This is a predicted structure of a 688-nucleotide part of an RNA (large-subunit ribosomal RNA, domain II) from a Flavobacteriales bacterium. The RNAcentral record of the full RNA draws on ENA. Rfam family: Bacterial large subunit ribosomal RNA. Rfam links the family to the GO terms structural constituent of ribosome and ribosome. Its mean pLDDT, the model's own confidence on a scale to 100, is 84.
[in-house]
Context: one part of a larger RNA
């Protein structure tokens, strides 16, 4: 892990309360008890009592009323539409262990100090070796002591080390030889030492050189037995089969916040309404959001006129006065802003009418679960206009939903699986092979494997294709060549120099000229020296500015090679734009069956049409299978139950049957009764 047995909504009750079935009925009903009579039990008697026909009131108490109140008033509850009860069976709820198994605990009655921690009693142990205190003799020395020398002497929580007692390090041992050990090294070894016997101290209590240490392999309160099935708003499990309908993760509220009341959302029956619901469309309405405005308000704000007040400056003895590229209120002109601003102002949505469609909606009584919810897309709030964040609203899908598509994928597209079929159309998406179905079709782009289904940005780009404007140009353009580019001059000032070229001025003029700057760069110490603008020859037909836009290309950094699904694809199997087959789901169809609902006919049973059957929590229905009673009826030594292996038959649980095995019980039909169905509970027991 596996197999076999066993394991979990059960009983009680003069109890609540609801369906249902039945008895009697303005009434039902007995309980204990008692007689008859029994195998169990039935049957009769027994109104004590208890529900119901009457309320109201706190109560006296009135009473179809009544309390309140002065009050015939009003106002609360009632009455004027009567049904109940008493027992069977069912869902539910209460008290009980109350579906099962599961604490840490808490009380209490007792047992332990044979482990270990302190006392008391009386006993036992400590190889050997160092070390050498006091006293003590003796000499020396003092006036007498002291001192000081040498001898002897054996002290100590002295020293070294064995036994004994402990346990520093380090390794092995870790399902061990062992629920604490071994091997080496280590600590103390006459002491607050160790140790044998025998004894005392007991659970909120001991003991404690104090670690919450020890108190029998157990201690921040031992252990046993009871209370006791403590309690558990937590976890974990909760058994056969089919049919029907299907949620929720939300609102208030809570010592609440994984719980629970109510309400909402589900069912299951019952009722019968101005027929209420839903969706369309048409009218007619309330509204202040998008958007927009803002000399329409509140606030905010850019430039600019214009001008109060303020700073500065200048005048004055002072008061005036005078400037000002300074800050600057109203105003004006101009430009632009707003959830908590509106002169304005939609779409949706909402109300109400009407008409069509359509089948709901609503109320009451059972019985629930939910009350942790995701992602997606829209409007928003927070956040970083970050998050698979996080609150909210709308709408959807997954939760509870399978199939196909997106290689793989909960909610992303497409679509909602009753059952069966080797039949057909087709969504989304596809159609070179892996892989079904175009190497289809027409015109282009791409050279970057760009690309082929995640996604790439500012700023670069004489790659390429298309388009628009423009200029030049056979009176020869545009690039190359050849040849020229001069003169007053070295302008002028500066300077050490300044000759087209450091710099600074400018009437940057002027002449010669086909052109030719008082100079476009390079150079020089400063001249030179190259070049260029500009002309002229040669060639011969285009050639440049700018704008838009198509594809691509730098820009491009993640840790194995690795973000087309792979192979592999270039006039594509890559980008656009078109258009015609084709493939492609549980979707539509076809065929044949099967449940449920509704019509319609039929007494029924069923037949005909119709619509429908996806399911977690959960509500309801309808069957199987065990095991025992009770009535009837069967089968079995000519072979029952049981296994085992074939065959059959039901939509499932399951049911027949034949043949082997087994060697006495057991089957069916209608009823009751339940120790009534096992894959899970770190389930219990055996077993492999």
């Nucleotide at each position: 892990u596996c197999c076999u047995a066993c394991g979990a909504g059960u009983u009680a009750c003069u109890c609540c309360u609801c369906a249902u079935u039945g008895g009697c009925a303005a009434g039902g009903u007995u309980a204990a008890g008692u007689g008859u009579u029994u195998a169990a039990g039935a049957c009769a008697c027994g109104a004590a009592g208890c529900c119901g026909a009457a309320g109201c009131g706190a109560a006296a108490g009135c009473g179809a009323g009544u309390c309140u109140g002065a009050a015939u008033a009003g106002g609360g509850c009632g009455a004027u539409a009567u049904a109940g009860u008493c027992a069977g069976u069912g869902g539910g709820g209460g008290u009980a262990g109350a579906c099962g198994c599961g604490a840490a605990a808490c009380c209490u009655u007792g047992u332990g100090a044979u482990c270990u921690a302190c006392c008391c009693a009386u006993g036992g142990u400590c190889a050997g070796g160092u070390u050498g205190a006091a006293g003590u003799u003796c000499c020396g020395g003092u006036a007498a002591c002291a001192c000081g020398g040498a001898a002897u002497g054996g002290a100590g929580g002295a020293c070294c080390g064995a036994a004994c007692c402990g346990a520093u390090a380090a390794g092995c041992g870790u399902u061990g030889a062992a629920a604490a050990g071994c091997u080496u090294c280590c600590g103390g070894a006459u002491g607050a030492a160790c140790u044998g016997u025998g004894g005392g101290u007991a659970g909120g209590g001991g003991u404690g050189a104090a670690a919450g240490g020890c108190c029998a392999a157990u201690c921040a309160a031992a252990c046993u037995g009871g209370g006791a099935a403590a309690u558990a708003g937590c976890u974990c499990g909760u058994a056969c089969u089919c049919c029907c309908c299907g949620a929720a993760a939300u609102g208030c509220a809570u010592u609440u916040a994984g719980g629970u009341g109510c309400a909402g959302c589900g069912u299951u029956g019952a009722g019968g309404u101005a027929g209420a619901g839903u969706u369309u469309u048409a009218u007619a309405g309330a509204g202040g959001u998008a958007g927009a405005g803002c000399u329409a308000c509140u606030g905010a704000u850019u430039g600019g006129a214009c001008u109060a007040g303020g700073g500065g400056g200048c005048u004055u003895c002072a008061c005036c006065g005078c400037c000002u590229a300074c800050c600057a209120a109203a105003u004006c002109c101009u430009g632009a802003c707003a959830a908590a601003c509106u002169c304005c102002g939609a779409a949706u949505g909402c109300u109400a009418u009407a008409a069509a469609a359509u089948a709901u909606a609503c109320u009451c009584a059972g019985c629930a679960g939910u009350g942790a919810g995701g992602g997606c897309a829209u409007g928003g709030g927070u956040g970083c206009u970050a998050a698979g964040g996080u609150c909210c609203a709308u709408g959807u899908c997954c939760g509870a939903g399978a199939g196909g598509g997106a290689a793989a994928g909960a909610a992303c597209c497409c679509a909602g699986a009753c059952c069966a079929u080797c039949a057909g159309c087709u969504a989304a998406g596809g159609u070179c092979c892996c892989a079904a179905a175009a190497u289809a079709u027409a015109u282009a782009c791409u050279a970057a494997g760009u690309u082929g289904a995640a996604a790439u940005a500012a700023c670069g780009u004489u790659g390429u294709g298309c388009g628009g404007u423009u200029g030049c140009a056979u009176a020869g353009a545009c690039a190359g060549c050849u040849a020229g580019g001069a003169u007053g001059u070295u302008g002028g000032c500066u300077u050490g120099g300044a000759a087209g070229c450091a710099g600074c001025c400018a009437u940057u003029c002027a002449u010669u000229u086909a052109a030719a700057g008082a100079g476009u760069g390079c150079g020089u110490a400063a001249c030179a020296g190259c070049u260029c603008a500009c002309u002229a020859g040669u060639c011969g037909a285009g050639c440049g500015a700018u704008c838009g836009u198509g594809c691509g290309u730098g820009g491009a950094u993640a840790a194995u090679a690795a973000g087309c699904g792979g192979g592999c694809a270039u006039a594509a199997a890559g980008u656009a734009u078109a258009u015609u087959a084709c493939c492609g789901a549980a979707g539509c169809u076809a065929u044949g069956g099967a449940u449920u609902c509704c019509g319609u006919c039929g007494u029924a049973a069923g037949a005909c049409g119709g619509a429908c059957u996806g399911g977690u929590a959960g509500g309801g229905g309808a069957g199987c299978a065990u095991u025992c009673u009770a009535u009837g009826u069967g089968u079995g030594u000519u072979g029952a139950a049981u296994g085992c292996a074939g065959g059959g038959g039901g939509u499932a649980a399951c049911c027949c049957u034949u043949g082997c095995u087994g060697g006495a019980a057991u089957g069916c039909a209608u009823a009751g009764a339940a120790a009534a169905g096992c894959a899970a509970a770190u389930g219990u027991a055996g077993g492999a």